Overview:
The RNA shown here (c-di-AMP riboswitch aptamer (ydaO/yuaA leader)) has 123 nucleotides and comes from Streptomyces spongiicola. The coordinates come from a structure-prediction model, not an experiment, and the mean pLDDT is 81. Rfam family: c-di-AMP riboswitch aptamer (ydaO/yuaA leader). About the family: This family represents a conserved RNA structure found upstream of the ydaO and yuaA genes in Bacillus subtilis and related genes in other bacteria. Taxonomically the source falls in Streptomyces (Bacteria, Bacillati, Actinomycetota, Actinomycetes).

[in-house]
RNA sequence: CGCCGAAUCCCGCAAGGGAACCGGGGAACCAUCUAUUUGGGGUGAAUCGGGCACUUCGCGGUGCCCGAAGGAGACCUUCCUGCUCCGAACCCGUCAGCUAACCCGGUAGGUGAGAAGGAAGGA
Numbered sequence: 001c002g003c004c005g006a007a008u009c010c011c012g013c014a015a016g017g018g019a020a021c022c023g024g025g026g027a028a029c030c031a032u033c034u035a036u037u038u039g040g041g042g043u044g045a046a047u048c049g050g051g052c053a054c055u056u057c058g059c060g061g062u063g064c065c066c067g068a069a070g071g072a073g074a075c076c077u078u079c080c081u082g083c084u085c086c087g088a089a090c091c092c093g094u095c096a097g098c099u100a101a102c103c104c105g106g107u108a109g110g111u112g113a114g115a116a117g118g119a120a121g122g123a
Stems, first nucleotide, its partner, number of pairs: 001112004008019004020107006030097001039095001040092004047068009070086004075122007
């Protein structure tokens, strides 16, 4: 200076407050119609499969590699072709479909790989 992401902005000496954005819980109607410990659910793109090594009686665990689902890539949206990168982590605690009113919470971090071309519509 950019990019991912809700993760930005304003006021205040601070504590804190506000705006904006995002997420969760929660009726009726609707949906689900039985399995509800093999616990289950949520944020997120981040889930699944295979191989090797160590460990374990085994289940499993850890590390590395590969592939695929999925996500991102410089004004915005959709589509096609192509390339590159990511494909983590965490929370609730036996409980959660949807959901008006209403209630609760968050605004952290990470990254510098790269490449763009075409069609349509906008700004």
The model forms 92% of the base pairs in the Rfam consensus.